[in-house]
């Protein structure tokens, strides 16, 4: 230079005008209370601090938290699947292994068990699992034919039944190991020799997945579990409309005896001024929960990392029909066109200027950790591969 790979950021900035929401301070009026000093609930004006993401989002997964028994047992369901590690947890994260793709940085893997059982394997194909004879190839018996003969027969070709073959054509995503050589009528792990592959045992390496090697076996056993199924591990159930508390309205009436804790046994709490179900009828107003938390960010230290820990700083929305916006200006930045100018043999590149045009996904509602998606653009750091130059 040109093509890619890997990771971390940011997500326009100043001003000026009008606006919004929570919480504070004032300043007016009402209205309650009152120990006459003043409080106190909403309302009008003024100030004054703060005020959305990197996905605030999908609501998929996992944890806090709150109520049910602070949560049991057993059954049934659910999930999860290589090995160590991390972390409050996981389906997330590192770090290896192995298997696949790339020249290569580096990416992908829904990655446990098919000798414990069952099923299922579309289309073609003769046959899809203790297989299969369609073509083919060999063998016998029979018809037919034509040769050749020392007449006893013997060869060749076609055809029809029988039988044997898994080499070689064919069909498939798959056809029951591969190459030689013996072997045989013709084959064929029939036998051998080497190679793949599969058990077993040993031996060296790792914490493990596993990797290397060495002997030895029977010759060869198909795929599939996001089919049931085994096995190992994890999992109690509803969710801030959780749950408490305050005030206000209403009209009761019926049925049942048992309701909750997980579908279902077990077992546990509660219970007749009690509890549940249906119907009628009233109200849908206020506080707490709520925002300081597994928080952030900085620097040491430990560790290959994900991650931990010590000091140290710093507070960053809580709205309840749901606020965080509108508008004009400057600058900056992206695209496209045009003029100039500079470089280069040349595509072509970079400066300045002018005019146009643009700026996106998308917005908290209990609160974290994640994945998964969606984004106009830009910025940074490593690293790999081509070519050129010293």
């Nucleotide at each position: 230079u040109g093509a890619g790979c890997c990771g971390g950021c940011c997500a326009g900035g100043c001003g000026g005008c009008c606006g919004c929401g929570u919480c504070c301070c004032c300043c007016g009026a009402u209205c309650g209370c009152c120990u006459c000093g003043g409080c106190g609930u909403g309302c009008g004006g003024g100030g004054g601090c703060c005020g959305a993401g990197g996905a605030a989002c999908g609501u998929c997964c996992g944890g806090g938290c709150u109520c049910c028994a602070c949560a049991g047992g057993g059954c049934a369901g659910g999930g999860u699947g290589g090995u160590g590690g991390g972390u409050a947890a996981c389906g997330c994260c590192c770090a290896c292994c192995c298997g696949g793709g790339g020249u290569g940085a580096c990416c992908c893997g829904c990655g446990g068990g098919a000798c414990a059982g069952u099923g299922c394997c579309a289309c073609a194909g003769a046959g899809a699992a203790c297989a299969g004879a369609c073509c083919g190839c060999c063998c016998g018996u029979c018809g037919c034919g034509c040769c050749c003969c020392u007449c006893g027969g013997g060869g060749c070709a076609c055809g029809a039944c029988g039988a044997g073959u898994a080499a070689g054509g064919g069909u498939g995503a798959a056809a029951c190991g591969g190459u030689g050589a013996g072997g045989u009528a013709a084959g064929a792990g029939c036998u051998c020799a080497c190679c793949a592959g599969c058990g077993c045992a040993c031996c060296g390496g790792g914490u493990g997945a596993c990797c290397g090697g060495u002997g030895c076996g029977g010759c060869u056993c198909g795929g599939u579990a996001a089919a049931c199924c085994c096995c190992a591990c994890c999992c109690g159930g509803a969710g801030c409309a959780a749950g408490g508390c305050c005030a206000g309205a209403c009209a009761g009436g019926g049925a049942g005896c048992g309701a909750g804790c997980u579908g279902c046994c077990c077992g546990c709490u509660c219970g007749a001024u009690g509890c549940u179900c249906c119907c009628g009828g009233g109200u849908a107003g206020g506080c707490c929960g709520c925002u300081g938390g597994a928080g952030g960010c900085g620097u040491g230290c430990g560790g290959c990392g994900a991650c931990g820990u010590a000091c140290g700083c710093c507070c960053g929305a809580g709205a309840u029909g749901g606020a965080u916006g509108g508008u004009c200006g400057c600058c900056a930045c992206c695209c496209g066109c045009c003029g100039u100018c500079g470089g280069g043999c040349g595509a072509c590149c970079g400066a300045c200027g002018g005019c146009g045009g643009g700026g996106a996904c998308a917005g908290a509602a209990c609160c974290c950790g994640g994945c998964g998606u969606a984004c106009c653009g830009g910025c940074c750091g490593g690293c790999u591969c081509a070519u050129c130059c010293c």

Predicted 3D model of a 390-nucleotide RNA (Bacterial RNase P class A) from Miniimonas arenae. NCBI's taxonomy places the organism under Bacteria, Bacillati, Actinomycetota, Micrococcales, Miniimonas. The sequence was found by an Rfam model in a public genome assembly. The model forms 94% of the base pairs in the Rfam consensus. Model confidence (mean pLDDT): 76 of 100.